[in-house]
RNA sequence: ACUCCAUUAGUGUAGUGGUUAGCACGUCUGCUUUACAUGCAGAAGGUCCUGGGUUCGUGCCCCAGGUGGAGCC
Numbered sequence: 001a002c003u004c005c006a007u008u009a010g011u012g013u014a015g016u017g018g019u020u021a022g023c024a025c026g027u028c029u030g031c032u033u034u035a036c037a038u039g040c041a042g043a044a045g046g047u048c049c050u051g052g053g054u055u056c057g058u059g060c061c062c063c064a065g066g067u068g069g070a071g072c073c
Base pairs, nucleotide, nucleotide: 002071003070004069005068006067007066010025011024012023013022018056027043028042029041030040031039049065050064051063052062053061
């Protein structure tokens, strides 16, 4: 250089072009406890890597780029 894969909350991960982007762990608050842990209830936290295109409408499709990984030589 070329080919392929991945990119979504702090971490991991789901998400048939159409609901307010979901789940687990973690964090925070309350209850429970002498206190912690566990348990229960609730909350916060996402410019869906960037830009452009297609479309009535993209996390999802197309193109280019960024980052990481694999392959080939």
Molecule: transfer RNA
Organism: Pteropus alecto